[in-house]
RNA sequence: AGGGUUUGAUCCUGGCUCAGAACGAACGCUGGCGGCGUGCCUAACACAUGCAAGUCGAACGAGAAAGUUCCUUCGGGGACGAGUACAGUGGCGCACGGGUGAGUAACACGUGAGUAACCUGCCCUCGAAUCGGGGAUAACCUACCGAAAGGUGGGCUAAUACCGGAUAGCAUUCCCGUGGCUUCGGUCAUGGGGAUCAAAGGUGGCCUCUCCUUGGAAGCUGCUGUUUGAGGAUGGGCUCGCGCACCAUUAGCUUGUUGGCGGGGUAAAAGCCCACCAAGGCGACGAUGGUUAGCUGGUCUGAGAGGAUGAUCAGCCACACUGGAACUGAGACACGGUCCAGACUCCUACGGGAGGCAGCAGUGAGGAAUUUUGCGCAAUGGGCGAAAGCCUGACGCAGCAACGCCGCGUGGAGGAUGAAAGCCUUCGGGUCGUAAACUCCUGUCAGGCGGGACGAAUCUAUCGGUCGUAAAUAGCGGCCGGAAUUGACGGUACCGUCAGAGGAAGCCCCGGCUAACUCCGUGCCAGCAGCCGCGGUAAUACGGAGGGGGCGAGCGUUAUUCGGAAUUAUUGGGCGUAAAGCGCGCGUAGGCGGUCAAGUAAGUUGGUGGUGAAAGCCCUCGGCUCAACCGGGGGAAGUGCCCUCGAUACUGCAUGGCUUGAGUGCGAGAGAGGAGAGUGGAAUUCCCCAGUGUAGCGGUGAAAUGCGUAGAUAUUGGGAAGAACACCCAGUGGCGAAAAGGCGGCUUUCUGGCCUGCUACUGACGCUGAGAUACGAAAGCCAGGGGAGCAAACGGGAUUAGAUACCCCGGUAGUCCUGGCCGUAAACGAUGGGCACUAGGUGUAGGAGGUAUCGACCCCUUCUGUGCCGUAGCUAACGCAUUAAGUGCCCCGCCUGGGGAGUACGGUCGCAAGGCUGAAACUCAAAGGAAUUGACGGGGGCCCGCACAAGCGGUGGAGCAUGUGGUUUAAUUCGACGCAACGCGAAGAACCUUACCUGGGCUUGAACUGUACUCGAAGACACCAGAAACGGUGUUGUGCUUCGGCACGGGUAUAGAGGUGCUGCAUGGCUGUCGUCAGCUCGUGUCGUGAGAUGUUGGGUUAAGUCCCGCAACGAGCGCAACCCUCGCCCCCUGUUGCCAGCGGGUUAUGCCGGGGACUCUGGGGGAACUGCCGGUGCUAAACCGGAGGAAGGUGGGGAUGACGUCAAGUCCUCAUGGCCCUUAUGUCCAGGGCUACACACGUGCUACAAUGGCCGGUACAAAGAGUUGCCAAACCGUGAGGUCUAGCUAAUCUCAGAAAGCCGGUCUCAGUUCGAAUUGAAGUCUGCAACCCGACUUCAUGAAGCCGGAAUCGCUAGUAACUGCAGAUCAGCACGCUGCGGUGAAUACGUUCCCGGGCCUUGUACACACCGCCCGUCACACCACGAAAGCUUGUUGUACCAGAAGUCGGUGGGCCAACUUUUCGGAGAGGUAGCCGCCUAAGGUAUGGCUGGUGAUUGGGGUGAAGUCGUAACAAGGUAGCCCC
Repeated sequence: AGGGUUUGAUCCUGGCUCAGAACGAACGCUGGCGGCGUGCCUAACACAUGCAAGUCGAACGAGAAAGUUCCUUCGGGGACGAGUACAGUGGCGCACGGGUGAGUAACACGUGAGUAACCUGCCCUCGAAUCGGGGAUAACCUACCGAAAGGUGGGCUAAUACCGGAUAGCAUUCCCGUGGCUUCGGUCAUGGGGAUCAAAGGUGGCCUCUCCUUGGAAGCUGCUGUUUGAGGAUGGGCUCGCGCACCAUUAGCUUGUUGGCGGGGUAAAAGCCCACCAAGGCGACGAUGGUUAGCUGGUCUGAGAGGAUGAUCAGCCACACUGGAACUGAGACACGGUCCAGACUCCUACGGGAGGCAGCAGUGAGGAAUUUUGCGCAAUGGGCGAAAGCCUGACGCAGCAACGCCGCGUGGAGGAUGAAAGCCUUCGGGUCGUAAACUCCUGUCAGGCGGGACGAAUCUAUCGGUCGUAAAUAGCGGCCGGAAUUGACGGUACCGUCAGAGGAAGCCCCGGCUAACUCCGUGCCAGCAGCCGCGGUAAUACGGAGGGGGCGAGCGUUAUUCGGAAUUAUUGGGCGUAAAGCGCGCGUAGGCGGUCAAGUAAGUUGGUGGUGAAAGCCCUCGGCUCAACCGGGGGAAGUGCCCUCGAUACUGCAUGGCUUGAGUGCGAGAGAGGAGAGUGGAAUUCCCCAGUGUAGCGGUGAAAUGCGUAGAUAUUGGGAAGAACACCCAGUGGCGAAAAGGCGGCUUUCUGGCCUGCUACUGACGCUGAGAUACGAAAGCCAGGGGAGCAAACGGGAUUAGAUACCCCGGUAGUCCUGGCCGUAAACGAUGGGCACUAGGUGUAGGAGGUAUCGACCCCUUCUGUGCCGUAGCUAACGCAUUAAGUGCCCCGCCUGGGGAGUACGGUCGCAAGGCUGAAACUCAAAGGAAUUGACGGGGGCCCGCACAAGCGGUGGAGCAUGUGGUUUAAUUCGACGCAACGCGAAGAACCUUACCUGGGCUUGAACUGUACUCGAAGACACCAGAAACGGUGUUGUGCUUCGGCACGGGUAUAGAGGUGCUGCAUGGCUGUCGUCAGCUCGUGUCGUGAGAUGUUGGGUUAAGUCCCGCAACGAGCGCAACCCUCGCCCCCUGUUGCCAGCGGGUUAUGCCGGGGACUCUGGGGGAACUGCCGGUGCUAAACCGGAGGAAGGUGGGGAUGACGUCAAGUCCUCAUGGCCCUUAUGUCCAGGGCUACACACGUGCUACAAUGGCCGGUACAAAGAGUUGCCAAACCGUGAGGUCUAGCUAAUCUCAGAAAGCCGGUCUCAGUUCGAAUUGAAGUCUGCAACCCGACUUCAUGAAGCCGGAAUCGCUAGUAACUGCAGAUCAGCACGCUGCGGUGAAUACGUUCCCGGGCCUUGUACACACCGCCCGUCACACCACGAAAGCUUGUUGUACCAGAAGUCGGUGGGCCAACUUUUCGGAGAGGUAGCCGCCUAAGGUAUGGCUGGUGAUUGGGGUGAAGUCGUAACAAGGUAGCCCC
């Protein structure tokens, strides 16, 4: 610090996701030791049991027992126990400590102030005092009630309990003064006077003073307590500034409410409470309401700013079963107190009672989940006490838990034959791996044995010394010293010693991100997955294994938080097209604001001071062996708040000026600016009238509906009506300048603004603008008019598979006017407003000025508007660019992934339609923007091709052949499937082939290689059985040799063979196809952020990316062309087997012979053609057109040759090959069968349908080939296929071999024929081991369909089509197929509109598996979440009323009462109290609302799903351009 993921690729936007850190965690696997921490996050759910707050005898009275011991009359008594225990009165404590976070959005908390509005027990300092009396009461005793808890009556008694009295101050209060301060309210100090209020003792010591006098006491003295003051310290109460969650789909709230006067009340201000008076108070700077939440120091994260959080520790608050209430007290409205109500639990004798773990343990429950019913008060701290001491689940320790952090160990060194096993393998080896074994060491931890702490300082009593008090050597207190004593942890830490490598390693991961790879298994299954995504037979992604990587007593997973995320952007984002500018103005609050001067000092800024607790974080030093840890030392920091002293640039505030911002005035100007009234012509229509006129008109792609003989359309004239203002003007022009919507005949009335010139006036009056409010196209709504044309709905006609559409004929709302609503649009420049600044060029509209001129125009300058181009700059790019999307400032609005959804609910507006505001669940890993390259288009341009057209001949109909599908079958082996499968693999299935089926055999095998052993030469022949293979029997034969053996054959064993078994989607090779189309690329440079572009585009030209010109390109490669073969002309060479002109010979005849090279020809070489020449066109080019010459002319014809690539095209059955599978079989041998089946369908062909013909006879002319297991002449036989017999030929020699169409002659005469030949019968021929299934041919006989072929479709542009034969490969035989060869030999091409295919440029795109693409909606099915819904129900809250416990307060108080007063002693009074009454009031009840959650038959849309149904809406002009509002 970034990475992955949208695309074919790119840049951007944008979400999702990962790597990091953290945790009170949980879960899975695993687990050696120690230290330090931490441990119910859920049910503030319920709790058994024990403990958690007592203490003081030096405040007080009373006062046992067990036991021991003594005495005894044996009944008992005394002493010790013991003034002990238990309990009581009284004091202090129980308000601390400990727990929890329910409530609380609040002065609760934090921070800083205030209290002149207050309190403060115990503690400290200082002062004063502590006198003298009284009456009760518990305990106890006794009587009684009750099951119990508990209670009642009577009697006795004490106090530091209670109550009068005295005294009293600087206390409190009242009155009169003085001074200081002051916020003017008060307050502080002080003088005088009046009134009021106190107390308690306890316990040591001593006789100095007084009295009795060993000694003691009224005395003295110490300590302690008590009372009353002042001050301090500590702790608290109250008030205020600021800070501190969300929701506006909560916008208004409030009647004790806001204030005043008076009173009450409190420690204390205050509506805190009450009476009266006034009508206020709060709120967009968010009141009220709702939801959530303890707050903070801190903690986690982060570079920081921030974000999240509030366990442990610390501060504050709140609570203590739930609700209410007060009492006591210094302090409570009280966790382990009281009263009442409620719920729950328990006891009960049914009458009544008891209880409150959110203290420590522990239990149940809940939950993914959180410990021991431990030890000790030794330390620290707390309560009581004079103290000893007691109490203390605070605390200190231990236990449990890898829950976290930290530390340690599980050994170290050497050790190569690189052991074995495992795994992999290309079979060579590699790896595990110095790892192990083995050798030598060490001794942590654990284990045994032994020693053994620090933490302890005290207190107390005692000894010594000293100081203070005092009369004192007493006592008491302080300090120093000595001695003694105290440890839960714990026989722990630690130390020593003993033995021995011995007891101690796992978890996750290995496709990318992200470090780490192979094998096997599995086969879209099982499974994985954080995202992208893996798995459909070769999975580094699943499972296992080996190996590797990471961490390590842990490792992973899950949940959560921050980070990355600049993805809420203060630091630090955006809004033309990605999400995002309100449709638009005016303007309120608010925000911001020109220039000068002096003032002030709020903001701002500097200094000082206070505070910002401790702990934590950070730095440093130190302590545990280190580290973690440490409430160990020191420092820093604490970004904040407050006080105070300064500064005054900027902002604010207040003051006075200025004129440039803004506005006013005067002059002139342009204009579809607005509102009203009037008016005009053309056109349309229709209704009307009149005329002419006749059969059609209209409409369309074509039609029809429609109109028309009742006279239309057309045409002429007249009349009416409504709406809109044509051409020209007219213009990316003008106006609206306060904007948008918008505004267009002409005249007129009223009226708004603007521009420009002048610079007279005002003097910042400005900009923006949340709310609010005005305006706001079309459609729509209400009311009333109007209605020509047009035209939703609707009707009809067409189109269509359908056509609720597009097209046509009609046609109503509406469109128009008046008034009122609606308030939305793709209301767009998809661009908020204002100001300023930042190159220009060019057009246009309005104005002003200048120059020039006689004048106009032109020209120059300037202001305002409106366009285009363009620099810098900006931008993801496209693009914007003085009219900014540049550079800045100010203000407003808006955005934060896609879908769900602008939906639901709520609110609000509207007559309605609907508008505004505006979510969530759920779901996806994207959705997007711009640009790029392709592909595609029922886009465009240019151009090719037998592509169409023009022609010729076919196919599709028939029969047959052949291939395929299908069907059949034991098998009908397999492959090939649009073009580019289908006379294809197959250049030839009777056996063989053969891969298929049935049956019979073999198992190292039919064929191959090696090793070991064994037998035998090898080989040949015969016989038996059998369908054959296989098997059995016999005969014959004996090779080479260095004598070991070798070759060959048989057998056994082994390694291994074999497979036309699977995968062409694992492959090589080969092939098809686009396509012989003209294309496909590269290097360097340049342009672009980039994909890419440029080059290769453009203008011409070509068959061609062929060439030329131009050009940020310059070159190059693979293709094209040429080079190669062949045909065409000529020349040279060669002349046999070819040829024969001339010469000679010969024949009936024939190059037959001699001979010849002239010719043809053979087959070698060479020439020739290059737009070379001429003319024209073209750019002076390339080139094209025409011409000459030439055998051939613009590539002369044909062939071979196939760029980068595409189709997962074809082939594992040619071959090769990975993997998988079979191994007495999926191998192999054999026989027979099948591949030849046959209702059908298709492809490719053959033969025909006939007279351009058939048949018969005669007759002519090829080329290219083949031939010795071969071609086979001649001759003879046969009607013939063929046979017999033998010449020739290994071929320019011989043979196949007769070419056929053609030509000549004859015949047939239009018919199912003398066409046509299928089919069938009979007889044969040939090949072959063998023609039954299942060959070809021959002869005779038979003589089917078929009379030119529907829709549709194929080939061909010249020696081509068509017609016609010949040869060859395969092959024993089998050819209508295939491959070649020649012969005869046409027609047509205007042309490129259309069909198909292709090339280049361009355009659009939502396609990229690329249009056979993509994709929308309904319906059907399944699942999911949500809304509505008659209702049912939960919680909460408001209002009104009823009723009202306990309790405070108030009233009353006839009952009751010891203290004080008084008394006649009876009482009375004072004061109090039970009871009763009243106010308030909790729970409760009744009624009625609000809000909220759950549920609900049914219903609504939404999302997702392998895929189904119907159509084809969108993306291309998407086939009717699309989209927005209505």